The RNA shown here (FMN riboswitch aptamer (RFN element)) has 195 nucleotides.

RNA sequence: ACUUACCUUCGGGGCGAGGUGCAAUUCCUCACCGGCGGUGAUCGGCGCCUGGAGCGGCCCGUUUAAAGGGUUUGGCAAGGGCGCCGUCAGUCCGUGACCCGUCAUCGCUCCUACCGGACAGCCGGUGGGCGGGAUGCGGUGGACCCGGUGCGAGUCCGGGACCGACAGUAACAGUCUGGAUGGGAGAAGGGAAGC
Numbered sequence: 001a002c003u004u005a006c007c008u009u010c011g012g013g014g015c016g017a018g019g020u021g022c023a024a025u026u027c028c029u030c031a032c033c034g035g036c037g038g039u040g041a042u043c044g045g046c047g048c049c050u051g052g053a054g055c056g057g058c059c060c061g062u063u064u065a066a067a068g069g070g071u072u073u074g075g076c077a078a079g080g081g082c083g084c085c086g087u088c089a090g091u092c093c094g095u096g097a098c099c100c101g102u103c104a105u106c107g108c109u110c111c112u113a114c115c116g117g118a119c120a121g122c123c124g125g126u127g128g129g130c131g132g133g134a135u136g137c138g139g140u141g142g143a144c145c146c147g148g149u150g151c152g153a154g155u156c157c158g159g160g161a162c163c164g165a166c167a168g169u170a171a172c173a174g175u176c177u178g179g180a181u182g183g184g185a186g187a188a189g190g191g192a193a194g195c
C1' cells in the first nucleotide's frame, strides 16, 4: 500500500422586492438554491528532464563607461516534455432520500381451525387469514442548447434555456410546515486480522 470485518465522527442549500386577491413565502413579474461517487481539454502545487532568445555572471572591448562581441558548469527563468498529488458537471454515467411491489426472509397486533392443558372467558402448540412493520431485492424517478477556444467540449469560457419526491395549507410550494432528534449515497479518522 491492498483486502476483510468492526468502531467513532461528519454527512443539503434556497422567497428578498413588487402585483392580484377575503385568503398565496403556494398564482404572476423579478430574485434565490443545487446531495454523493465517477469522468474530465479546468485550476493549483510538487518533482524530474530539456531549455534557442532574455536577465545575471565572467571575459574581450573602453581613459572611465556605453555600444558591440564572446562565453557560461547551469545562476535566475519565460517556454516545452513527462510523472505524481489535490481540485473542477443541478441538466453526462452511476447513485441516495421520497414513492410503489400479486417478490423473498423475519418479527408484531387481531381473527380463525384443530390438538393439548386449565375451568370463567385463559394458557401452550400446529396451521390458515386480514392488516401493519423491518430488512433485502426489484421497480419508478427531472432537466441543454447555441456560440467561442481547440485535434477533440457532455465538464472549460460566454450567452440563453430548462429541471426539482411525498403529505399539509385561508390558494396550486425546489425555497414554508411535517414525517425527520429519521434515513442516507458516501467522506474522514481509528485500532485489529490477513497478505
Stems, first nucleotide, its partner, number of pairs: 002194003006190005016030004031175002033164002035095004043086008054076002056072005090162002099139003103136004108131001110129008144160005166178003
Model confidence (mean pLDDT): 75 of 100.